[in-house]
RNA sequence: GUACCGAAAAGGUGAACCCGCCGCGAGGCGGAGGCGCAAAGCCACGGGCCUGCCCCGCGCAGGCGGCCGGGCUGCCGAA
Repeated sequence: GUACCGAAAAGGUGAACCCGCCGCGAGGCGGAGGCGCAAAGCCACGGGCCUGCCCCGCGCAGGCGGCCGGGCUGCCGAA
């Protein structure tokens, strides 16, 4: 230094609920609020779930990264 791993420390982030705005909707953004998270940082590639539409076919369009897998990047360094 790298990998595995996750004690400690410094930090980071920000669930639900509420308010405002956007959206047909799932949901998104902001404020407040903290359930949690060692990648709960980023990416819709695969699976899955959710929404809308229709010619009702697992068709079309969208959403969820805090559902899982995968890819990229990242702080610290005990056993």
Predicted 3D model of a 79-nucleotide RNA (c-di-GMP-I riboswitch aptamer) from a Clostridia bacterium. The model forms 95% of the base pairs in the Rfam consensus. The coordinates come from a structure-prediction model, not an experiment, and the mean pLDDT is 88.